[in-house]
Context: one part of a larger RNA
RNA sequence: GAAUCAACGCUGGCGGCGUGCUUAACACAUGCAAGUCGAGCGCGAAAGCGGCUUCGGCCGUGAGUAGAGCGGCGGACGGGUGAGUAACACGUGGGUAACCUGCCCUCGGGUGGGGAAUAACCUAGGGAAACCUGGGCUAAUUCCGCGUAAUAUCCAGGACUCGAAAGAGUUCUGGAUCAAAGCUGGGGACCCUUCGGGGCCUGGCGCCUGAGGAGGGGCCCGCGGCCGAUUAGCUUGUUGGUGAGGUAACGGCUCACCAAGGCUUCGAUCGGUAGCCGGCCUGAGAGGGCUGACGGCCACACUGGGACUGAGACACGGCCCAGACUCCUACGGGAGGCAGCAGUGGGGAAUUUUUGGCAAUGGGGGCAACCCUGACCAAGCAACGCCGCGUGGAGGAUGAAGACCCUCGGGUCGUAAACUCCUGUCGGAGGGGACGAAAGCGGGCGUAGUUAAUACCUGCGCCCGUUGACGGUACCCUACGAGGAAGCCCCGGCUAACUCCGUGCCAGCAGCCGCGGUAAUACGGGGGGGGCAAGCGUUGUUC
Numbered sequence: 001g002a003a004u005c006a007a008c009g010c011u012g013g014c015g016g017c018g019u020g021c022u023u024a025a026c027a028c029a030u031g032c033a034a035g036u037c038g039a040g041c042g043c044g045a046a047a048g049c050g051g052c053u054u055c056g057g058c059c060g061u062g063a064g065u066a067g068a069g070c071g072g073c074g075g076a077c078g079g080g081u082g083a084g085u086a087a088c089a090c091g092u093g094g095g096u097a098a099c100c101u102g103c104c105c106u107c108g109g110g111u112g113g114g115g116a117a118u119a120a121c122c123u124a125g126g127g128a129a130a131c132c133u134g135g136g137c138u139a140a141u142u143c144c145g146c147g148u149a150a151u152a153u154c155c156a157g158g159a160c161u162c163g164a165a166a167g168a169g170u171u172c173u174g175g176a177u178c179a180a181a182g183c184u185g186g187g188g189a190c191c192c193u194u195c196g197g198g199g200c201c202u203g204g205c206g207c208c209u210g211a212g213g214a215g216g217g218g219c220c221c222g223c224g225g226c227c228g229a230u231u232a233g234c235u236u237g238u239u240g241g242u243g244a245g246g247u248a249a250c251g252g253c254u255c256a257c258c259a260a261g262g263c264u265u266c267g268a269u270c271g272g273u274a275g276c277c278g279g280c281c282u283g284a285g286a287g288g289g290c291u292g293a294c295g296g297c298c299a300c301a302c303u304g305g306g307a308c309u310g311a312g313a314c315a316c317g318g319c320c321c322a323g324a325c326u327c328c329u330a331c332g333g334g335a336g337g338c339a340g341c342a343g344u345g346g347g348g349a350a351u352u353u354u355u356g357g358c359a360a361u362g363g364g365g366g367c368a369a370c371c372c373u374g375a376c377c378a379a380g381c382a383a384c385g386c387c388g389c390g391u392g393g394a395g396g397a398u399g400a401a402g403a404c405c406c407u408c409g410g411g412u413c414g415u416a417a418a419c420u421c422c423u424g425u426c427g428g429a430g431g432g433g434a435c436g437a438a439a440g441c442g443g444g445c446g447u448a449g450u451u452a453a454u455a456c457c458u459g460c461g462c463c464c465g466u467u468g469a470c471g472g473u474a475c476c477c478u479a480c481g482a483g484g485a486a487g488c489c490c491c492g493g494c495u496a497a498c499u500c501c502g503u504g505c506c507a508g509c510a511g512c513c514g515c516g517g518u519a520a521u522a523c524g525g526g527g528g529g530g531g532c533a534a535g536c537g538u539u540g541u542u543c
Stems, first nucleotide, its partner, number of pairs: 001543004006539005013389006019382002021347001026345003030342003035073003040070002043067001048061005080300003090224007099217003104213008112146001114144003121136006152177011182205006190199003226272003233263003238260008275297004279291001281289002302323005325336004353379001355378003361375001362373004392422004402413004426484001429478004436470001440466010487532005492513003498527005508515002
């Protein structure tokens, strides 16, 4: 000098864009942060209103609504944190002839016919509660057989291609094994009908099976990046083999047996420290240093362990066990996990609102309407940072007053002020007033596709309507009027800026050199000056 997630002191007008617990991965009150689908399924209220009533109630409506339940998809994303980890964790380059992949895209084939259970519900009971147990009924895109099925899987055999081989790929033959689920829109003729509808035709969304893809992931390997030798030896599933088990998959991953190996001064092992990188900061640059806020990857979710479900987890707002802690309890037993967003206590030099909204972007569910979304978009607080703007402009002396200095002549503050003329940014007042919205959504018309069809559905075009948290904000206009808006550090040398008074090795200053003991440009104050400026200094940290 530059930089900073900064803090502290003094000071502080406005706006834009960013940033904001670096410490206790300390403990957490409260609210919210993951739901959705009635076009998968069976149930199914109440208040209110109307009517009747023998005053008990009943009927209709509310309403197939609210609601929970079964089932499906999502809860493995998104959001947080950096504790652990020196490791194939990360980065980079390869490998997988050793693998998986829900939703999405392309292509092929199929979707036949039966059966069963169980929630909800009803009922009996236990419990303070959390909740639990028995009996009975019922549905499905729930579950289970059967049939059918190959380019799937397994076995046997043949041919070809590739390969050094092990083996891999393609193809053929035979045998064996494994599937499925429906829901919904429209409809001229025809058929059935209990008149509700169904068959049938057709569209949409699904379901099963297979091939390929995209994107995502698992595993393996080469290389690369901390400190300590006052850590020199380490290792028994250890190193290898055979076989078996296990996995989506290779493998000592696990196990039985066999062998006795494997690593290490090119630093094993042990100890300390640490998430890694893209980047960021600095630097003329470096195969320099520092750092890791934002983005990618990893790890973690009160601590430790475990599996279940699932395409995917060993799962932050799931389950089980143990532990510590907190809470409830009728003492028998239960409930909880902010390193999500806000917020509280605590720690600390130090870090914000218990805000608004799904309008936009994105995500989950749904055919859709739509619902959910503390992701996100906004607003709030904080000079924490960067950037921009203002605190006025021009004129104005015999150079007022005042202050300071003085050689007592005068000099300086100083065109500075007053005063005159002007301007009107920002702030304040009044008025107008957005973009972000078209993408979305609804409706109509046209057109094309589909179709038996002018229905439905889908694509495209045009028109109409509708949706804004921010926000009456940005921005614009009008009137008024210099009015409301400057400080901080420094002035011995380094280093830009000098005098007077006070003090007298005192009080004090100080980054280094050093100042102060009676004329101190170095202390304190005044005047003057220098430098930055809504900041200026100090401290910490990095180069």
Molecule: small-subunit ribosomal RNA, 5' domain
Organism: uncultured bacterium